Annotation:
This is a predicted structure of a 117-nucleotide RNA (SAM riboswitch aptamer (S box leader)) from uncultured Flavisolibacter sp. Its mean pLDDT, the model's own confidence on a scale to 100, is 80. The organism belongs to Flavisolibacter, within Bacteria. RNAcentral holds the sequence, with entries from MGnify.
[in-house]
RNA sequence: CUUAUCAAGAAAGGUGGAGGGAAUUGGCCCGGUGAUACCUUAGCAACCGUCCUUUGAUUCUGUGAAGAGGUGAAGGGAAAGGUGCUACAUCCAUCCCGCUGCUGGCGGAAAGAUAAG
Numbered sequence: 001c002u003u004a005u006c007a008a009g010a011a012a013g014g015u016g017g018a019g020g021g022a023a024u025u026g027g028c029c030c031g032g033u034g035a036u037a038c039c040u041u042a043g044c045a046a047c048c049g050u051c052c053u054u055u056g057a058u059u060c061u062g063u064g065a066a067g068a069g070g071u072g073a074a075g076g077g078a079a080a081g082g083u084g085c086u087a088c089a090u091c092c093a094u095c096c097c098g099c100u101g102c103u104g105g106c107g108g109a110a111a112g113a114u115a116a117g
Stems, first nucleotide, its partner, number of pairs: 001117006011041005019030003025093003042086003047082002050077007058069004090111001095108002099104001
């Protein structure tokens, strides 16, 4: 940089000691009954990987029937491996568009996170 996903799911112990939930602003929350962070263990999920089934095209072998190889798509299983994650919708809004009861809602973008390339 590209693509996909982001309202589901899953916590105990230890270290440590003050702020934290990415950033601006506002709101709402978490936090000395010890948060955030780090470590250990456990767990969640199923992106990659792995296994099975169906199927498309294709290559090879074969007189043929057929067989074999890698590969695209769909569905399913397991959870050994590579990651990730385990308060709150990515906590909500912020910028834009449309509707509108002027306040709320829908959609999109930006930014961010994760995976694969």